[in-house]
Context: one part of a larger RNA
RNA sequence: CGCAGGAUACUUGAGGAGUCCCGUCACUAGUACGAGAGGACCGUGACGACCGGACCUACGGUGAAUCUGUUGUCGCGCCAGCGGCACGGCAGAGUAGCCAUGUCCGGAAAGGAUAAGCGCUGAAAGCAUCUCAAGCGCGAAGCCUACUCCAAGAUUAGGUAUCCCAUGGCAUAAGCCAGUAAGGACCCUGGAAGAUUACCAGGUCGAUAGGCUCCACGUGUAAGUGUGGCGACACAUUUAGCGGAGGAGUACUAAUAGUCCGAGGG
Numbered sequence: 001c002g003c004a005g006g007a008u009a010c011u012u013g014a015g016g017a018g019u020c021c022c023g024u025c026a027c028u029a030g031u032a033c034g035a036g037a038g039g040a041c042c043g044u045g046a047c048g049a050c051c052g053g054a055c056c057u058a059c060g061g062u063g064a065a066u067c068u069g070u071u072g073u074c075g076c077g078c079c080a081g082c083g084g085c086a087c088g089g090c091a092g093a094g095u096a097g098c099c100a101u102g103u104c105c106g107g108a109a110a111g112g113a114u115a116a117g118c119g120c121u122g123a124a125a126g127c128a129u130c131u132c133a134a135g136c137g138c139g140a141a142g143c144c145u146a147c148u149c150c151a152a153g154a155u156u157a158g159g160u161a162u163c164c165c166a167u168g169g170c171a172u173a174a175g176c177c178a179g180u181a182a183g184g185a186c187c188c189u190g191g192a193a194g195a196u197u198a199c200c201a202g203g204u205c206g207a208u209a210g211g212c213u214c215c216a217c218g219u220g221u222a223a224g225u226g227u228g229g230c231g232a233c234a235c236a237u238u239u240a241g242c243g244g245a246g247g248a249g250u251a252c253u254a255a256u257a258g259u260c261c262g263a264g265g266g
Stems, first nucleotide, its partner, number of pairs: 001153001005164007015150004022048006033038001050107006060099003066093005071086006110145003117138004165266001167178004183261004187203005208254003211250005217243003224237005
């Protein structure tokens, strides 16, 4: 821009993309078959490998602004307590998020038309013959469906529901401007959405983010003081103190105020 008014939701599916994979064991059954050795078809069930998708409850990683321990050195006048630097100094743990080695699910079943092949009926050719004779079947991991995803720019531009509507000026045939309606956007707070954009949640009629409170969770029992010990240190106060991303609550802070676009009779 189009989809012959302007919008908001929900959809149909022409078409396209993807997937459609490989085993082991058990039963049937030591049956059919076979002198024996051996050993099935068909039909069931269980368990896997691989590939793919989703996810983080559990398992396990990472987790560089979380907690703790600790070495050297410098600084805060000294002690104590802290901070800087040294690969995050080193080391031990670790929430959310992101992940796989982890968890769950799928690659199932079915239908149709067929290939090679196997047939039925059957002449030409009194027989025979599955038939580049008429006619009728069976028959593949392959084809078309089925399953998953995208999808009306499918210009053949689809459908359903709901909302807004007959203002002004110029022209007066079509049309062009202006302000509006439903609605949308700018702007702002943000996001398990994201390069930007888009998408989504919100914008005081508000829990969108931050802060605060509580909880979960992680570290692992702070500082100060007291007691014991010559002391290193231990014990008590104290399952403390501290804490990023998690959950809930709470308008304290910031989403203020406002502006623009947007139908005119189909």
Source information: Predicted 3D model of a 266-nucleotide part of an RNA (large-subunit ribosomal RNA, domain VI) from a Pseudomonadota bacterium. It matches the Rfam family "Bacterial large subunit ribosomal RNA".